[in-house]
Parts: sequence; C1' cells; structure tokens
RNA sequence: AGUUGAAAAAGCCACAGCCGUUGCGAGGCGGUGUCGGAAAACCACGGGUCUCUAGGAAGAGAUAGCCGGGUUGCCUGC
Repeated sequence: AGUUGAAAAAGCCACAGCCGUUGCGAGGCGGUGUCGGAAAACCACGGGUCUCUAGGAAGAGAUAGCCGGGUUGCCUGC
C1' cells in the first nucleotide's frame, strides 16, 4: 500500500421499551437501556418508506439503524 472481517484486544455507537423535552406530524434531542453494528461516522445524490399542507397537480419535511452511491476512518488476518 492492497485486500479480508474468521479470531483477538482497546476503545466507540446504541434498537425496542421507559422517563423528560421539542415538533401539527413523520420524527429530533437528553437520560436509562443494550437488540444489534467495522462504518449503526458524515452527506438526502438515486430509489424505497413515512409525515404535513393540498380538491388535485404539486410543495415542504422525516428516515444515513431500509437499499444503492459519495467522503472520511479504529483494530486486525493475509
């Protein structure tokens, strides 16, 4: 440097539920929790799903722990 995630170690993140808070809502944030995760770090670019507005066309949002893509990155076998 390339490739791998079988094993190990050090740390890291934290589903559902519950509590608080915030938002019309999907949801967000904090605490608890520990289902899981090598990108479960970051980016709404493509698709999906969801919410709100709307008669509709459409518009505005949410989800990165739904999938793909992009950027960065710990440890490690070869």